[in-house]
RNA sequence: CUUCGAAAAGGCAAACUUGCUGAAAGGCAAGGACGCAAAGCCCUAGGUCUAAGGCAUUAUUGCUAAGAUUGCUAGGUUACCGAAA
Repeated sequence: CUUCGAAAAGGCAAACUUGCUGAAAGGCAAGGACGCAAAGCCCUAGGUCUAAGGCAUUAUUGCUAAGAUUGCUAGGUUACCGAAA
C1' cells in the first nucleotide's frame, strides 16, 4: 500500500412513539435500537414508491413533467482502527 473485518475505542440508527413539515411518497428534531465496516457523501445508471400539477378518459382510472428513496443494487468519491493474509 492492497485485501480483509478479529479486538478495542469511537460512529451511525430500522421498527415504533411524539412534535414540525409536505398534495403524497417522504423529510427534519427528540426518544428508541433492528441492524450497519462506509448505514460517510453524490440520484450518475437501474429498481422501487408518490402523483398535488399536466395529458387522456363520462367516470373509475391510466400515463406522465416532477418529487422521494444511497438502510434496494451498481457506480463515483473520501475516510477511523489494525488481529490476520
Molecule: c-di-GMP-I-GGC riboswitch aptamer
Organism: Tenuibacillus multivorans